[in-house]
This is a predicted structure of a 71-nucleotide RNA (transfer RNA) from a Chitinophagaceae bacterium.
RNA sequence: GGAAACAUAGUUCAAGGGCAGAACAAUCGCCUGUUAAGCGAUGGAUGAAUGUUCGAGUCAUUCUGUUUCCG
Repeated sequence: GGAAACAUAGUUCAAGGGCAGAACAAUCGCCUGUUAAGCGAUGGAUGAAUGUUCGAGUCAUUCUGUUUCCG
């Protein structure tokens, strides 16, 4: 210098263009003589910008970051 993949909650991961979910974690409550365990509830996210579409996490372009390959 060239190419590809990836970026979603605090963490690990889902999501055929049509209401963004799960597990663990956090907070609150129940249970218990206490703790742990168990049960219930609550809050929390689509890397940035633009475009396509009635509708974008998903499709297109650019940028940012990470990783890998080629030279």
The coordinates come from a structure-prediction model, not an experiment, and the mean pLDDT is 82. It matches the Rfam family "tRNA". Its family is annotated with triplet codon-amino acid adaptor activity in the Gene Ontology. RNAcentral holds the sequence, with entries from ENA.